[in-house]
RNA sequence: CAGAGUAGAAACAGCGCGUUAAGUGCCGGCGGAUGGGAAGUGGCCGCCGGACGAAGCUAUUAGGGCGCGGUGCUGUUUCGCAUCCGCUG
Numbered sequence: 001c002a003g004a005g006u007a008g009a010a011a012c013a014g015c016g017c018g019u020u021a022a023g024u025g026c027c028g029g030c031g032g033a034u035g036g037g038a039a040g041u042g043g044c045c046g047c048c049g050g051a052c053g054a055a056g057c058u059a060u061u062a063g064g065g066c067g068c069g070g071u072g073c074u075g076u077u078u079c080g081c082a083u084c085c086g087c088u089g
Base pairs, nucleotide, nucleotide: 001089002088003087008079009078010077011076012075013074014073015072016071017069018068019067026050027049028048029047030046031045032044034042036085037084038083040081056066057065058064
């Protein structure tokens, strides 16, 4: 001098959940993890409380099908921490 490497984000795919309303998103409080190590502005997650809120349709005795939700998980690809120390060339 150069490089590797996180939590996560987006797109696609698969399997699901809800549609008898959970989930997602928003506000406040508390906590947790976060490149190999330490600590961490900040992004992420969990819990509690609060406010707000939806797209159903069709056949059938039932089973089903097609949708909808800023819906859950997994896989692939791409992007990907700043300070100090460390690793590789």
Molecule: THF (Tetrahydrofolate) riboswitch aptamer
Organism: chicken gut metagenome